[in-house]
RNA sequence: CUCAUCCAGAGGGGCAGAGGGACCGGCCCGACGAAGCCCCGGCAACCGCGAUGCGCAGACUCGAUUCCAGCGAGGCCGCGCGCUCGAAGGUGCCAACUCCGGCCCAGGGUCAACUCGCCUGGGACAGAUGAG
Numbered sequence: 001c002u003c004a005u006c007c008a009g010a011g012g013g014g015c016a017g018a019g020g021g022a023c024c025g026g027c028c029c030g031a032c033g034a035a036g037c038c039c040c041g042g043c044a045a046c047c048g049c050g051a052u053g054c055g056c057a058g059a060c061u062c063g064a065u066u067c068c069a070g071c072g073a074g075g076c077c078g079c080g081c082g083c084u085c086g087a088a089g090g091u092g093c094c095a096a097c098u099c100c101g102g103c104c105c106a107g108g109g110u111c112a113a114c115u116c117g118c119c120u121g122g123g124a125c126a127g128a129u130g131a132g
Stems, first nucleotide, its partner, number of pairs: 001132006011040005019029003023102004041094003046090002049086003053083004060074004098126001103123006
């Protein structure tokens, strides 16, 4: 830099001792112990792995045809792609939807009317994780 995903899921102990939730604002978590480090446990299934699962595709084989192309039939194992299932090797994760918002658009509500604030939805930006 590119692509995919982000409303699901899953915590105990030890050391340590004041911060943490990326940034800003809000709102939370935290001495009933934050960050960090270690041990054990768990969640999930991105990559990799397996299937005596399925589908597609297919080298190839056979047939009609003078030949090619094209057509019809077959097509085990292996290779390729996709789906499903399994296991859990490499990562990741285990408060709150990525905690909510930030920029844009639409609708609602309010108002004499417009804009903002408020509510709802969509998109973008940013971020996180994986793969390349």

SAM riboswitch aptamer (S box leader) from a soil metagenome, 132 nucleotides, folded computationally. RNAcentral holds the sequence, with entries from MGnify. It matches the Rfam family "SAM riboswitch aptamer (S box leader)". Rfam's curators write: The SAM riboswitch is found upstream of a number of genes which code for proteins involved in methionine or cysteine biosynthesis in Gram-positive bacteria. Model confidence (mean pLDDT): 82 of 100.